[in-house]
RNA sequence: CAGGCCGGUCGGGCGGCCGCGGCGCGGCAUGGCCGCGUCGAGGAAAGUCCGCACUCCAAAGAGCGGGGCACCGUGGAAAUCACGGGGCGGAGAGAUCUGCCGGAUAGGGCCACAGAAACAAACAGCCCACCUUAGGGUGGGUGAUGGUGAAAAGGUGGUGUAAGAGACCACCGGCGCGGGCAGCAAUGUCCGCGGCCAGGUAACCCCUGCCAGGAGCAAGGUCAAACAGGGAUGAGAGGCUGCUCGCCUCGCUGAAUUCCGGGUAGACUGCGUAGAUAGAUGGCCGUCCAUUUCACCAAUGGGUGGGAGGACAGAAUGCGGCUUACAGAUCGACCUGAGGU
Numbered sequence: 001c002a003g004g005c006c007g008g009u010c011g012g013g014c015g016g017c018c019g020c021g022g023c024g025c026g027g028c029a030u031g032g033c034c035g036c037g038u039c040g041a042g043g044a045a046a047g048u049c050c051g052c053a054c055u056c057c058a059a060a061g062a063g064c065g066g067g068g069c070a071c072c073g074u075g076g077a078a079a080u081c082a083c084g085g086g087g088c089g090g091a092g093a094g095a096u097c098u099g100c101c102g103g104a105u106a107g108g109g110c111c112a113c114a115g116a117a118a119c120a121a122a123c124a125g126c127c128c129a130c131c132u133u134a135g136g137g138u139g140g141g142u143g144a145u146g147g148u149g150a151a152a153a154g155g156u157g158g159u160g161u162a163a164g165a166g167a168c169c170a171c172c173g174g175c176g177c178g179g180g181c182a183g184c185a186a187u188g189u190c191c192g193c194g195g196c197c198a199g200g201u202a203a204c205c206c207c208u209g210c211c212a213g214g215a216g217c218a219a220g221g222u223c224a225a226a227c228a229g230g231g232a233u234g235a236g237a238g239g240c241u242g243c244u245c246g247c248c249u250c251g252c253u254g255a256a257u258u259c260c261g262g263g264u265a266g267a268c269u270g271c272g273u274a275g276a277u278a279g280a281u282g283g284c285c286g287u288c289c290a291u292u293u294c295a296c297c298a299a300u301g302g303g304u305g306g307g308a309g310g311a312c313a314g315a316a317u318g319c320g321g322c323u324u325a326c327a328g329a330u331c332g333a334c335c336u337g338a339g340g341u
Base pairs, nucleotide, nucleotide: 001337002336003335004334006332007331008330009329010328012288013287014286015285016284017283018282020040021039022038023037024036025035026034027033028032042312046323047322049321050320051319052318053317054216055215056214057213067211068210069209070208071085072084073083074082075081086101087100088099089098090097091096102207103206107205108204109201110200111199123146124145125142126141127140128139129138130137131136154172155171156170157169158168159167173197174196175194176193177192178191179190180189181188182187220269221268222267223266230260231259232258233256236250237249238248239247240246289310291308292307293306294305295304296303297302
């Protein structure tokens, strides 16, 4: 220097003009308008996937059903979270990236096609016995050989046998048990013992351990009309008539501008040093900075002039995560290659 890889930060700057929302102050011709001041989106505000706060409902206690999680340690309120570590894999030359993680010795189911058989099964072959018309047939043994398949009985050699077989032996591999060492642990490693060696699938049911009551800010709370209706009390109300008497009408099948509480509209709150209401946080111009393109000059790099041009996106109760989108700039660690000293 070129290409790559991982992590962090930023995500146009400045000025002018116009505009929008909240709050405060002032003015006016005061349901408002105007002026001034001040504050006004993000790293993801997004998806709403996970966890929590908060709220209401439910709830003696315990369970069924259905659901979530599942190697270890630390952090954390918690999480399908973060960081570090472990085991089994995959990609790359490398930095590095990436998939999976309780149980198949509780039990059931399933294992396409092919194959005799997908877990106690004999098709061919091999061996033995018997029969035989000499072609073969019947019964038994055999997972050593062949064929099928993703998968078929640990592997190699030997002993053995009628033929064979962990049936037995040596070594190798696996599994289980016991122990030593290292580690907080998962686990690693070493030693010994046991022929224990009959597969896969738990993203089929299931089993084990742990977790969880439900719904969500349109949760909820406060105030509260008009009108209609409910309950209580229980005798008045209206007119002639300004007042009293009187009369009339209505009224215990319920008078009254009486009292009570519930619901609706609406308002406030929940709600925040942006905030709310279907939702303000923007636009234009100039200039600078990236980036990019064209022309001309120069000739490896550079200069001059013109043009284009700044991503993804948009709070709605708050917080912690995850996931997804994102032009470009910048910082640091590392890898590979080339050149120079």

Bacterial RNase P class A from a Candidatus Villigracilaceae bacterium, 341 nucleotides, folded computationally. The organism belongs to Candidatus Villigracilaceae, within Bacteria. Model confidence (mean pLDDT): 78 of 100. It is recorded under the gene name rnpB.